This is a predicted structure of a 73-nucleotide RNA (transfer RNA) from a Phycisphaerales bacterium. The coordinates come from a structure-prediction model, not an experiment, and the mean pLDDT is 81. Rfam family: tRNA. From the family's description: Transfer RNA (tRNA) molecules are approximately 80 nucleotides in length. The family's RNA type in Rfam is transfer RNA. Taxonomically the source falls in Phycisphaerales (Bacteria, Pseudomonadati, Planctomycetota, Phycisphaerae). The RNAcentral record of the sequence draws on ENA.
[in-house]
RNA sequence: GUGGCCAUAGUUCAGUCGGUAGAACGCCUGGUUGUGAUCCAGGAGGUCGCGGGUUCAAGUCCCGUUGGUCACC
Numbered sequence: 001g002u003g004g005c006c007a008u009a010g011u012u013c014a015g016u017c018g019g020u021a022g023a024a025c026g027c028c029u030g031g032u033u034g035u036g037a038u039c040c041a042g043g044a045g046g047u048c049g050c051g052g053g054u055u056c057a058a059g060u061c062c063c064g065u066u067g068g069u070c071a072c073c
Base pairs, nucleotide, nucleotide: 001072002071003070004069005068006067007066010025011024012023013022019056027043028042029041030040031039049065050064051063052062053061
């Protein structure tokens, strides 16, 4: 340099044919317990790497770009 794959919550990851984003663990509050852990209930937390485009509507499609990774030269 060329081509492929990955980037979504603090972490590990889902997310269907484009229909407005979720799980587990962690964190916070309350209950239970003599205290803690466990268990139960509730809650907070996201510009979906970034910038554009298409669309009534984009995590998803298109273009560019950044980082990581693999292959080839």